[in-house]
Predicted 3D model of a 522-nucleotide part of an RNA (small-subunit ribosomal RNA, 5' domain) from an uncultured bacterium. The prediction has a mean pLDDT of 86.
Context: one part of a larger RNA
RNA sequence: GAUGAACGCUAGCGGGAGGCUUAAUACAUGCAAGUCGAACGGCAGCAGGUCCUUCGGGGCGCUGGCGAGUGGCGGACGGGUGAGUAACGCGUACACGAUCUACCCAUAAGUCUGGGAUAGUCACUGGAAACGGUGAAUAAUACCGGAUGUGAAUAUAAGUUUACAUGGGCAUAUAUUUAAAGGUUGAUCUGCUUAUGGAUGGGUGUGCGUCCUAUUAGCUAGUUGGUGAGGUAAUGGCUCACCAAGGCGAUGAUAGGUAGGGGGCGUGAGAGCGUGGACCCCCACACGGGUACUGAGACACGGACCCGACUCCUACGGGAGGCAGCAGUAAGGAAUAUUGGACAAUGCCCGCAAGGGUGAUCCAGCCAUCCCGCGUGCAGGAAGACGGCCCUCUGGGUUGUAAACUGCUUUUAUAAGGGAAGAACGGCCACAUAUGGAUGUGGUAUGACGGUACCUUAUGAAUAAGCACCGGCUAACUCCGUGCCAGCAGCCGCGGUAAUACGGAGGGUGCAAGCGUUAUCC
Numbered sequence: 001g002a003u004g005a006a007c008g009c010u011a012g013c014g015g016g017a018g019g020c021u022u023a024a025u026a027c028a029u030g031c032a033a034g035u036c037g038a039a040c041g042g043c044a045g046c047a048g049g050u051c052c053u054u055c056g057g058g059g060c061g062c063u064g065g066c067g068a069g070u071g072g073c074g075g076a077c078g079g080g081u082g083a084g085u086a087a088c089g090c091g092u093a094c095a096c097g098a099u100c101u102a103c104c105c106a107u108a109a110g111u112c113u114g115g116g117a118u119a120g121u122c123a124c125u126g127g128a129a130a131c132g133g134u135g136a137a138u139a140a141u142a143c144c145g146g147a148u149g150u151g152a153a154u155a156u157a158a159g160u161u162u163a164c165a166u167g168g169g170c171a172u173a174u175a176u177u178u179a180a181a182g183g184u185u186g187a188u189c190u191g192c193u194u195a196u197g198g199a200u201g202g203g204u205g206u207g208c209g210u211c212c213u214a215u216u217a218g219c220u221a222g223u224u225g226g227u228g229a230g231g232u233a234a235u236g237g238c239u240c241a242c243c244a245a246g247g248c249g250a251u252g253a254u255a256g257g258u259a260g261g262g263g264g265c266g267u268g269a270g271a272g273c274g275u276g277g278a279c280c281c282c283c284a285c286a287c288g289g290g291u292a293c294u295g296a297g298a299c300a301c302g303g304a305c306c307c308g309a310c311u312c313c314u315a316c317g318g319g320a321g322g323c324a325g326c327a328g329u330a331a332g333g334a335a336u337a338u339u340g341g342a343c344a345a346u347g348c349c350c351g352c353a354a355g356g357g358u359g360a361u362c363c364a365g366c367c368a369u370c371c372c373g374c375g376u377g378c379a380g381g382a383a384g385a386c387g388g389c390c391c392u393c394u395g396g397g398u399u400g401u402a403a404a405c406u407g408c409u410u411u412u413a414u415a416a417g418g419g420a421a422g423a424a425c426g427g428c429c430a431c432a433u434a435u436g437g438a439u440g441u442g443g444u445a446u447g448a449c450g451g452u453a454c455c456u457u458a459u460g461a462a463u464a465a466g467c468a469c470c471g472g473c474u475a476a477c478u479c480c481g482u483g484c485c486a487g488c489a490g491c492c493g494c495g496g497u498a499a500u501a502c503g504g505a506g507g508g509u510g511c512a513a514g515c516g517u518u519a520u521c522c
Base pairs, nucleotide, nucleotide: 001521002520003519005518006517007516008515009514012374013373014372015371016370017369018367019366020332025330026329027328029327030326031325034073035072036071039070040069042066043065046064047063048062049060050059051058052057080285081284082283089210090209091208092207093206094205095204096203099202100201104198105197106196107195108194109193110192111191112146113145114144115143121136122135123134124133125132126131151178152177153176154175155174156173157172159170160169161168162167182190183189211257212256213255218248219247220246223245224244225243226242227241228240229239230238260282261281262280263279264275265274266273267272287308288307289306290305291304310321311320312319313318338364340363341362342361346360347358348357349356350355377408378407379406380405387399388398389397390396391395413459414458415457416456417455418454422449427444428443429442430441431440432439433438466511467510468509469508470507471492472491473490477506478505479504480503481502487494488493
């Protein structure tokens, strides 16, 4: 000098930031991922309409809409944590002639014709529940055939071009295989299929760098390589069969310990040393372990299955759960906050849109935890007052212009009044270009924070100072008490009768809404 700090004493305000460093311990409760009726059959509830009515009510999906269900997209993002990992994990630089990429953009071509189911629903039925079973009928952008083939894939043939080893690009012929889905409006808008290219995001390989221990010296059997096959989006012992006997190591293998990595941050003149909290990028993990399914993408925090530990429900037959999301609870600890508000803004998901959702986010609450700013008055005022303390004691010094007293100001405080920016997109209306599309102009609506910030007025010095130190280092000195006691102390060292070093007082010094102590780093 610094800190995600804690402790002691003290405490007026504002702005900005930060806030479980310990038990990756266990979790009550609420919320954190939905959305689309312009894909579909429908219609439980609500509102409207209509019909019937014994006036109790009942019927009709007809309209707005819409629970549950089928289907699509999203749930692989966003948010958390740092347990594991010394590794191509990360950083940096290359490579893929060994690779994938939903949504988005561009280009080319197409979107023809059929079929059988199934949920919801209804009937019956099992179970305490969780959850089911059987039968009947039904729809689709759900599922499955047929056609077409611009193309694409595979095989064969042969051409051209390029070069970086296996090869890459372009063009040709033959054979085989392979697509699709509709919805909505008055008009065409949006989907769907195939293919190529782009964009974005991944995957893989490689050079170099990346902690301590040699009181760890040898390690290795899918081990190292080859051939073939399987598997993958893709290379590869990734896996398998066979063959060979290799591969790594004092330039530190193997083993053990510790640890997420980086941008950065702290310190320092620098070299360096230490560190990785907040913010950003990457990685890993989601009660412990394992496995795959779906999907463009996961081996998936709020998905599935199995094993294990733990907790809960039970009618004892059987079931349910996973806060290292946001709050919150218990425990641990020196120690770390509210079971708050809003989707107004920014973004993300769904939707043609209106809009819906979003503990992401934006805000508010708590905490002097840190940084920055402001205030606690200003001017005059000597009887140098009283009181305190000290002395060489009728007196003097000091506290001290300090107070009283006089005048002034009002930041702040209190009260009253006014009162934002953040909001413009989108939607709707009108107009213009060139039509209800697209673009532009004008009008109209929307604010959690918040009646907050800020501004004005009134009142009145009114509401506001402590902490540590004073032997040397180190700025600041005397008296009393104590008497190697009580105690102090970072180091040197003080204290045994005049202690500037202990305790108190007066005075002083330093910093100041803080000041000291402790811990850690330079």
Rfam family: Bacterial small subunit ribosomal RNA. Its family is annotated with ribosome and structural constituent of ribosome in the Gene Ontology.